[in-house]
Molecule: SAM riboswitch aptamer (S box leader)
């Protein structure tokens, strides 16, 4: 960075300096903060995206019996090891990333419950899907 993918309801917090905001951003809401916010440092810890390493399948490959049969094609068997792809489990060394409240929740669409206006669309209160925006990751340029 007007580019792709994939994931976002789980899950993890102490100490130090520092001192007033913070929850992207805009409005609402409706939390969190002097019992100390952002920042910055140290320890710890959660995850399992990337890499790594182990297991076990699948497929590809190779070897081989057989089928008039080794160019090709089919069934079988094996492959101890080593190559590729994919997939499922398990680990956590390393590269990121996280460690209040679903990306704290709403604004946009589309469906739909209730209530209470009223006359046929209006309020409020939900609840289910999608989008946008956003973050993190792995990729591209």
């Nucleotide at each position: 960075c007007g580019c792709u993918c994939a994931u976002c309801c789980a899950g993890a917090g102490g100490g130090g300096c520092a001192g007033a905001g913070g929850g992207a951003u805009a409005c609402g809401g409706c939390c969190c903060g002097u019992u100390g916010a952002a920042g910055c440092c140290c320890c710890g810890g959660c995850a399992a995206c990337c890499c790594u390493c182990c297991c076990g399948c699948c497929g590809g490959u190779c070897u081989u019996g057989c089928g008039u049969a080794c160019a090709c094609c089919g069934c079988g068997a094996g492959g101890c090891u080593c190559c590729c792809g994919g997939u499922g489990g398990g680990g956590a060394a390393g590269g990121u990333g996280c460690c209040a409240a679903u990306u704290c929740c709403g604004u946009c669409c589309c469906g739909u419950g209730g209530c209470g206006a009223c006359g046929u669309u209006c309020g409020c209160c939900g609840c289910g899907g999608g989008g946008a925006a956003g973050a993190u990751g792995a990729g591209g340029a």